Source information
This is a predicted structure of a 107-nucleotide RNA (SAM riboswitch aptamer (S box leader)) from a Syntrophomonadaceae bacterium. The source organism's lineage runs through Bacteria, Bacillota, Clostridia, Eubacteriales and Syntrophomonadaceae. The prediction has a mean pLDDT of 84.
RNA sequence: CUCUUAUCCAGAGUGGUGGAGGGACGGGCCCAAUGAAACCCGGCAACCGGUUCUAAAUAGGACGAGGUGCCAAUUCCCGCAGAAUUAUGGAUUCUGGGAGAUAAGAG
Numbered sequence: 001c002u003c004u005u006a007u008c009c010a011g012a013g014u015g016g017u018g019g020a021g022g023g024a025c026g027g028g029c030c031c032a033a034u035g036a037a038a039c040c041c042g043g044c045a046a047c048c049g050g051u052u053c054u055a056a057a058u059a060g061g062a063c064g065a066g067g068u069g070c071c072a073a074u075u076c077c078c079g080c081a082g083a084a085u086u087a088u089g090g091a092u093u094c095u096g097g098g099a100g101a102u103a104a105g106a107g
Stems, first nucleotide, its partner, number of pairs: 001107008013041001015040003021031003025079004042071003047067002050063005075099001080096007
């Protein structure tokens, strides 16, 4: 990097260093000197793995020392297709898809 499977409306700091960017991409809309990114500490969660309970189990639960991940806004919203509603102009809602993120596995 590619493929497969699963998940993405929950959760997580009044901390330290740092100094101007950040929210994947395009559009929008936001966040940020009342301090962005990044790093450290802290925390959340429970994908892998570990321990353990449910007589047994490929099922379900508990715990969290280890490997990841995550800690504004639903993946912040939309992006493509279809349906419904509507003051027919765009809009709103719903369903599916695409893109993206993460885990585990394969190449």